[in-house]
Molecule: transfer RNA
Organism: Acidobacteriota bacterium
Formats: sequence, C1' cells, structure tokens
RNA sequence: GUGGCGGUAGCUCAGUCGGUAGAGCCCCGGGUUGUGGUCCCGGUGGUCGCGGGUUCGAAUCCCGUCCGCCACCCCA
Repeated sequence: GUGGCGGUAGCUCAGUCGGUAGAGCCCCGGGUUGUGGUCCCGGUGGUCGCGGGUUCGAAUCCCGUCCGCCACCCCA
C1' cells in the first nucleotide's frame, strides 16, 4: 500500500427490514439476614470512533477519515 473484520454504558457484548438505544457484570438505593454474602425489587450511566451526505426519520444506507486485529504485498 491492498483486502477483510471490528470501534455501541465503567467492562464484556447484542441490536441482521431504516421507526423510542439494550442485556449481563460493576456501581447506587431498598427488601430479606443478628452482620456480611447469596437472593429479590428499583435506579444512575450513551456526542453508537470522528466529519459530511441521503431520508419525514440513520447505530443501521452512501462518501471521507482516524484507531485496532488478521491476511496479502513483483522478478532473480
């Protein structure tokens, strides 16, 4: 340099027809318990890597760009 895959909550990840952004863990509050843990209930937390475009509407489609991983990258 070329191609493929990936970037979404603090962490690990879903979201595959374009139609309210989610789960588990963590954290906070409550219940249960003599205390803690377990268990149960509730809650906080998001510029969906970045910029632009299409659309009534974009995490999702298109263009550009940054980062990570993998593969490839003339002849003698």